[in-house]
Context: one part of a larger RNA
This record gives sequence, structure tokens and C1' cells, in this order.
RNA sequence: UGACGGGGGCCCGCACAAGCGGCGGAGCAUGUGGCUUAAUUCGACGCAACGCGAAGAACCUUACCAAGGCUUGACAUCGUAUUGACAAGUGCAGAAAUGUACCUCCUUCGGGCAGUAUGACAGGUGGUGCAUGGCUGUCGUCAGCUCGUGUCGUGAGAUGUUGGGUUAAGUCCCGCAACGAGCGCAACCCUCGUCCCAUGUUGCCAUCACUUAGGGUGGGCACUCUUGGGAGACUGCCGGUGUAAAACUGGAGGAAGGUGGGGAUGACGUCAAGUCAUCAUGCCCUUUAUGCCUUGGGCUGCACACGUGCUACAAUGGUCGGUACAAAGAGGUGCGAUACCGUGAGGUGGAGCGAAUCUCACAAAGCCGAUCUAAGUCCGGAUUGAAGGCUGCAACUCGCCUUCAUGAAGUCGGAGUCGCUAGUAAUCGUGGAUCAGAAUGCCACGGUGAAUACGUUCCCGGGCCU
Repeated sequence: UGACGGGGGCCCGCACAAGCGGCGGAGCAUGUGGCUUAAUUCGACGCAACGCGAAGAACCUUACCAAGGCUUGACAUCGUAUUGACAAGUGCAGAAAUGUACCUCCUUCGGGCAGUAUGACAGGUGGUGCAUGGCUGUCGUCAGCUCGUGUCGUGAGAUGUUGGGUUAAGUCCCGCAACGAGCGCAACCCUCGUCCCAUGUUGCCAUCACUUAGGGUGGGCACUCUUGGGAGACUGCCGGUGUAAAACUGGAGGAAGGUGGGGAUGACGUCAAGUCAUCAUGCCCUUUAUGCCUUGGGCUGCACACGUGCUACAAUGGUCGGUACAAAGAGGUGCGAUACCGUGAGGUGGAGCGAAUCUCACAAAGCCGAUCUAAGUCCGGAUUGAAGGCUGCAACUCGCCUUCAUGAAGUCGGAGUCGCUAGUAAUCGUGGAUCAGAAUGCCACGGUGAAUACGUUCCCGGGCCU
């Protein structure tokens, strides 16, 4: 100087408390450990590994295993020698890779292109993240971390940055041997909320006419909306408190009030944190193999253990009928309407649309009615049988969906533990990325919409002083 203390003081945070809903029990999904295996590829391990890399393992992916093959190689550049082909197509062998037979170059004569042989070399998801770059997590969006000059101290260093107030904030004010400055804070950026202007192939009967009753048509940009620009909020105004301070508190006006809500933005550093398997890279290792091609298998194994989820255990509910209201997206190898076929998944067909125009696309919870009457049930849907549909060379290992049948555990979950302070939790659907197909995951969107916070003694983490 720091760090630590079951030392002290002050102060924050869903940290506790107050509440609401979960997890821990069940079934299933998914990740991990373990076990097994020819292989179950590798990495990630308290918070900060475990629906994580993976925004999508049937083949491919794929790195693993078995078997069959190749050795200048699947890929790059160059040299020497040599050939005129190689590839595609067709036939044969084969699981395929591949092998073999037929067929078979261009030229401006320099060569091009390709094959073969050979030499340099290629290749490596082999090792080391404790050799590294880059990127990332975490403390933490916590309020801190420093510098110049001056001063003090023999010096390490201190001061400034401490103190009195105040703030979300090293935010600001006052004081002070300090005076200034930088990186952070805040603001500048995006978005939501109000209004104005501009804009009208969306919206409107607001106004007029027609109408097949659908903004459908003429017509019109008023409104909604679209996407550009602007205004608006600054403790600006008033009262009180306060040190003629910063600020706090109450009020007015206002769509919005004291950071208006949300996002992006992550200081100096810490953890030899993570990643050599995104990529790059030093060194080491390998070179008829630790490289490359192919077929099949595996990554999906299952006595078990844990994490994260989904669905439930029902009446604030299940089932049936009728009926209402979104937002945000995606679409050309695509989205696919009307119609018809099928109980259905789906099929036939192809209008329209590169999309404010067409399509995906019926939102669901809700509301109105009917039924069930406390039961392992008309709850719950696992599991299994049968029959189908779709994608795709191909659904056996190992996909998703439909119909019929089957109907398991489960009656609210021990110790313990998690999330959340408002349009939040809870609950209800919708879309997207990846993607041929394959979400209960992830990312986003709207609908309905709470309870509680006395307080800071205690648990956890953090800041300042001592």
C1' cells in the first nucleotide's frame, strides 16, 4: 500500500423481509455424471459447466468405431521427365469408394488443359488456452481506476480521491496544500408514450354517389396508419425545508416529472477463468498415417444420480356448440388462396404474390349456452397394438404427424431451493432463425393481467471511511 476479520460506522442490490408463482414427489423431453460399448467423437465443471458450443446427429454433418481402399494425396504452388488425354456417357465387378472395357483434346505450334512417374511439399478437429493473438464470461452498468504539476515524507508512499451535506452515480455543492486533467458516470444513439408539418395504390362512409353489401367501385387525404422532419421535460415555475449552496419534499400546468419506460453502451483490473474444435499462431508430434476416400455402425446405448424444462394431478376445470378482439414476422428451389377428395394428418389443383396490395393465417385465453358432479373420473395422458400421411436415394437401428384402440404414474410434492417490484409476475396464444424433414429449446410478438415492500436486526454480494 492492499487484502482479510464470526472489528466498528455509513450506504446500496428481489440480498433478506412482505407477497405471488414455481423447482425438489409423478410421467415425458433435453443436457450432464456414471456405467456399458468396437465406438458410445471432443470441449464446458461453484456462482460464471449441465435445453451450454449445437440457430436443429437417419446419410451428409462427423471430428468416433469396424471393414474395404489411396499414398505428391480430397486441397495449394513450383520443378524435372513423359503421355495425349482427363472428364462425361454406356456396359461389367463391387456395399460403395474404386477398378475395368468401349468412346475420346484444343492450338496462333510458343503453349493451354489433363493424366502418369518423381522431387520440393500438401494434410492433421493431433498436443500444449500454463507459450499466444483475437473473441468471450465474471465481479458489474458496481462507481470506481488513474495521471500531470505542486506540497508532505529519508523512503515505500501520502495528498488530490479524505471531511460536512447530497445523488442512481468520484452526481453536484461547501470546506480543505492542493490546483487541474484523463478513462469510467451522465448526455449525445435506437425504441415506446403526446402533439405538429409533409406524405398518400394502407385507412375512411368522416362527407357525396353507385353497389352483387365486400372500402367492392367512382371519389377524397379528414381520421387511423405508413416513414421522414420538428416540438416537447429543463427541477423551467410556485410553496416549504436547507448554509443566499447542492439538493430534498409538496404543488401547478402537462401525453409524459424529477434518470418518463425499455435497449445499445461494460473504466483500471481480477479469476495462469473459457476457447489451439470458429479463425489465426509459436513450439512439439505425425507423414503408405495421427493424412485422404467410401459403406455400415456410433454420437439416440441404460441398474442408476443430478441440472433445466414440458404436461398434469382437475370444477377459477374437462368436453361440445356458437361468437369477438392482436402484434410482430416470413415468403421465389418460396408462401400457396377459392374449389374438390379424405374422419384426419394430408392429397389434387393452381388464382394471386419478390408482397402496407397476395399467401402463411382460424389467434388463444375471453364471452354466450349445453353437459360432466368429486370419481383415479368425460381428470391425466405415458405406454403399447393396428392402420395410414409427409419429407427424403433411404425413416430397421434412429424422424415428425394423423386416426382407431389401449389407457400407466400422478389426488399439489421431505429437507431444502429458484424467479419476479408493473404492463412486471402469472397465464394465453402467434411468429422467426436453423431447417429437405425433425422443438417442450432459443429469439421475438402481442392478449388478459395481479399481490406485496413495515423495515434493514439477520443471510448473500457490493461501495466508502476507519
Molecule: small-subunit ribosomal RNA, 3' major domain
Organism: uncultured bacterium